This is a predicted structure of a 351-nucleotide part of an RNA (small-subunit ribosomal RNA, central domain) from Saccharimonadales bacterium (SeqCode). The organism belongs to Saccharimonadales (SeqCode), within Bacteria. The RNAcentral record of the full RNA draws on ENA.
[in-house]
Context: one part of a larger RNA
RNA sequence: CUGGGCGUAAAGAGUUGCGUAGGUGGCAUAGUAAGCGAGUAGUGAAAGCGUGUGGCUCAACCAUACAUCCAUUACUUGAACUGCUAAGCUAGAAGAUGAGAGAGGUAGAUGGAAUUCCUGAUGUAGGGGUAAUAUCCGUAGAUAUCAGGAGGAACACCGAUGGCGUAGGCAGUCUACUGGCUCAUUCUUGACACUAAGGCACGAAAGCGUGGGGAGCAAACAGGAUUAGAUACCCUGGUAGUCCACGCCGUAAACUAUGGAUGCUAGCUGUAUUCGGUAUCGACCCCGGAUGUAGCGAAGCUAACGCGUUAAGCAUCCCGCCUGUGGAGUACGGUCGCAAGACUAAAACAU
Numbered sequence: 001c002u003g004g005g006c007g008u009a010a011a012g013a014g015u016u017g018c019g020u021a022g023g024u025g026g027c028a029u030a031g032u033a034a035g036c037g038a039g040u041a042g043u044g045a046a047a048g049c050g051u052g053u054g055g056c057u058c059a060a061c062c063a064u065a066c067a068u069c070c071a072u073u074a075c076u077u078g079a080a081c082u083g084c085u086a087a088g089c090u091a092g093a094a095g096a097u098g099a100g101a102g103a104g105g106u107a108g109a110u111g112g113a114a115u116u117c118c119u120g121a122u123g124u125a126g127g128g129g130u131a132a133u134a135u136c137c138g139u140a141g142a143u144a145u146c147a148g149g150a151g152g153a154a155c156a157c158c159g160a161u162g163g164c165g166u167a168g169g170c171a172g173u174c175u176a177c178u179g180g181c182u183c184a185u186u187c188u189u190g191a192c193a194c195u196a197a198g199g200c201a202c203g204a205a206a207g208c209g210u211g212g213g214g215a216g217c218a219a220a221c222a223g224g225a226u227u228a229g230a231u232a233c234c235c236u237g238g239u240a241g242u243c244c245a246c247g248c249c250g251u252a253a254a255c256u257a258u259g260g261a262u263g264c265u266a267g268c269u270g271u272a273u274u275c276g277g278u279a280u281c282g283a284c285c286c287c288g289g290a291u292g293u294a295g296c297g298a299a300g301c302u303a304a305c306g307c308g309u310u311a312a313g314c315a316u317c318c319c320g321c322c323u324g325u326g327g328a329g330u331a332c333g334g335u336c337g338c339a340a341g342a343c344u345a346a347a348a349c350a351u
Base pairs, nucleotide, nucleotide: 004322005321006320007305008304012319014202015201017200018199022195023194024193026089027088029086030085031084032083034082035081036078037077038076039075040074041073042072043071050066051065052064053063054062055061092192093189094188095187096185097184098183099182100181104178105177106176107175108174109173110172111155116150117149118148119147120146121145122144126137127136163170164169207248208247209246210245211244212243216242217241221237222236223235224234259318260317261316262315263314264313267296268295269294270293271292272291273290274289275288276287277286300307301306324351325350326349333344334343335342336341
């Protein structure tokens, strides 16, 4: 290379969101003849190999004839398929029109409950914490109760196998701006499509830089316990951080451990949005369709577990990745980064 694979054995990149090159591509007509098929001719050294015949008494050896691999050029011809050219079609795709749902995003405004702190009042000896203690707070008046104030962060109930988003993720309420999606009509364009190496963009938490903010929580740290010890689990405190703005970082069990697209292959049951029908005064109920999201299952697949129209089934196209274990996602080099480090990525050796 061929071949085999990638849910859990090694293997789907965090998202592939946008998309370049490349690869692949719906129905149908005419032409062309590049790919493709056929024929003819040329090149394809000799030796050797293979087959036949012959010569050394046989053989090895030698001679001779034919054939062959790998290919390649030119001409003629064919037109099913692929390509190309021209003119078309509407089932893919996109748009238009009319409805609709939604924690989708960004910015601003605003609300109540709770914790903490401060002030005042009532009030007196405890409070707090634990398995039990103690550190700790409190007669300089705590805890408890009431009133007022400050400040920060998060949004109970609704709430859900619910919804939205490409993923990360998104939840009090209102306003402004804004992205996508679904359904119906079948009106327009007419293959405009799929995938996507590089590239660009986004990307939880932690961490970093500058400036703010700081209620609660809380790495580090201090103390008290526990213990043989206790650099822990438990308790009392507590700083970074958590929050905001701007800029970096670019990683996660970034998981459905399951790349994207298209078509096909039994059903049943919920649920969300929507359309049509039935029914009705009307809304429900009921029946059917589309899109999403769950549970169970036919065939089939799978080593098994399990998956099963949301496939891990049956096929096609494109990309990424894997090749015993350790060494090692390490060293060296390179690129990026303020740093932490990230990405790329071996070998010796051991087994």